[in-house]
Context: one part of a larger RNA
RNA sequence: UGACGGGGGCUCACACAAGCGGUGGAGCAUGUUGCUCAAUUCGAAGCAACGCGAAGAACCUUACCCGGGUUUGACAUGCUGGUAGUAGCUGCCUGAAAGGGCGUGCGAACCUCUCCCGAGGAAGCCAGCACAGGUGUUGCAUGGCUGUCGUCAGCUCGUGUCGUGAGAUGUUAGGUUAAGUCCUGUAACGAGCGAAACCCUUGCCCUUAGUUGCCAGCGGGUUAUGCCGGGCACUCUAAGGGGACUGCCGGUGUUAAACCGGAGGAAGGUGGGGAUGACGUCAAGUCAUCAUGGCCCUUACGCCCGGGGCUGCAAACGUGCUACAAUGGCGGGUACAAAGGGUUGCGAAAUCGCGAGAUGGAGCCAAUCCCAAAAAGCCUGUCCCAGUUCGGAUCGGAGGCUGCAAUUCGCCUCCGUGAAGUUGGAAUCGCUAGUAAUCGCGGAUCACGUACGCCGCGGUGAAUAUGUUCCUGAGCC
Repeated sequence: UGACGGGGGCUCACACAAGCGGUGGAGCAUGUUGCUCAAUUCGAAGCAACGCGAAGAACCUUACCCGGGUUUGACAUGCUGGUAGUAGCUGCCUGAAAGGGCGUGCGAACCUCUCCCGAGGAAGCCAGCACAGGUGUUGCAUGGCUGUCGUCAGCUCGUGUCGUGAGAUGUUAGGUUAAGUCCUGUAACGAGCGAAACCCUUGCCCUUAGUUGCCAGCGGGUUAUGCCGGGCACUCUAAGGGGACUGCCGGUGUUAAACCGGAGGAAGGUGGGGAUGACGUCAAGUCAUCAUGGCCCUUACGCCCGGGGCUGCAAACGUGCUACAAUGGCGGGUACAAAGGGUUGCGAAAUCGCGAGAUGGAGCCAAUCCCAAAAAGCCUGUCCCAGUUCGGAUCGGAGGCUGCAAUUCGCCUCCGUGAAGUUGGAAUCGCUAGUAAUCGCGGAUCACGUACGCCGCGGUGAAUAUGUUCCUGAGCC
């Protein structure tokens, strides 16, 4: 000077408390440990590993195992020599394929010289040499990127002053703030990185614009529908602008900063949300995104292929989904979204099928057409508290789809079967408002899809906070 204390003071945070809903018990999904295995590839390890890398493991992916093959190599550059109907397309044999072997016909193209024929060169191919290649090792040799403390309010510098010096001061103190935010004081005076603001989005209004919207006002037409003429008023869309600044009033305060209340206002004291992460800490994570030093392999630790494995199952843990029911289940009827995606794509109507789906192909490169049905909700009928008309695991059978191929190992549908489960021990998690809870919809990856995951979107829509003694973490003295 820091760090630490079961030292003190002040302050903050879903940290506790007050509430609401969960996890821990069940079944299943998924990740991990362990065990097993020829292999179950590798990494991640308290918070900050464990629905994590993986936003898609049947082949491929794939890095692992077994077997078959290959050696200038699947890929790059250079050098030497050779090759002429060369490259490319094509046939047969063998083989699981890769590969190996044997042929047939067709058959290009570039540059220089040349009238042409042709000659030389380049590309290609063959042989050889330099080299390629390595998801082999070291994240404790590294770059880059990332997590975390933490969107916490801190971290520093110049000059000056003090101290022998390390250092201190400034940055402490009194107020105040979400904030080292601002004010006052002050041997300090200033400044930088952070905070804030600038950026995006959402909430109100205006202008501009009308192949979406509207009988709003007019006309036509229909069983009906912006369907048509017509119009941009409204809604909306998307570009620009306005609007909020403690600006105004009252009070408190130190003439301050600021705080409390009020007015006006769509919005009030940072309006809500996002992006944005200071100096640093953890030799934190990543050599398997990529890059890269050193080391190692070089007829193999490289490369190609077939099959298997990554999905194995006594057990344990994490994260989720579905439930245990009547605020519910089932049947019928009937409303109201937003945000997205679509040309090897989305696919309407119609027809067939109980259904998954099939046939079909209108329209759409999409504010125009399609995915598309929103669901919870509302109306109505039924069930009458039961392991049930709850719950749906598991298993049997029959089908559908994708794909070269669903046995290991896919998803979906229908019929039958109907397990555990009656609200969960110790313990533990999230959340302060359009939030929690609950309901559905979309997208990326992607042939299909193990998605109940992830990332978004809207619908319905609470309770509680008297407070800071305690638990946890953090800041200042």
This is a predicted structure of a 477-nucleotide part of an RNA (small-subunit ribosomal RNA, 3' major domain) from an uncultured bacterium. The prediction has a mean pLDDT of 84. The full RNA is in RNAcentral, with records from SILVA.